RNA sequence: UCCUGACAAGGGCAAACCGUCGGCGACGGCGGGGCGCAAAGCCAGGGAUCCGCACUGCGGACGGCCCGGCUGCCGGG
Numbered sequence: 001u002c003c004u005g006a007c008a009a010g011g012g013c014a015a016a017c018c019g020u021c022g023g024c025g026a027c028g029g030c031g032g033g034g035c036g037c038a039a040a041g042c043c044a045g046g047g048a049u050c051c052g053c054a055c056u057g058c059g060g061a062c063g064g065c066c067c068g069g070c071u072g073c074c075g076g077g
Stems, first nucleotide, its partner, number of pairs: 002077004012037002017032006035064001041070003045067003049061005
């Protein structure tokens, strides 16, 4: 550097749901809570889906739906 994720080790993140706050809304922040995740780390670049509107379009949400880009711990080859 490339491929890979058996056995581990140190750990990390965190679904649904509940509380609270923000938002027209999708949804997001914080706290609780753990379904899961070898990138469930970062990027809204492409698509899908969802929301709003003045609806051939424009704006927004969503990365734990898929694809892509960048970066990373440990082990094995």

c-di-GMP-I riboswitch aptamer from a Gemmatimonadota bacterium, 77 nucleotides, folded computationally.
The prediction has a mean pLDDT of 85.
The organism belongs to Gemmatimonadota, within Bacteria.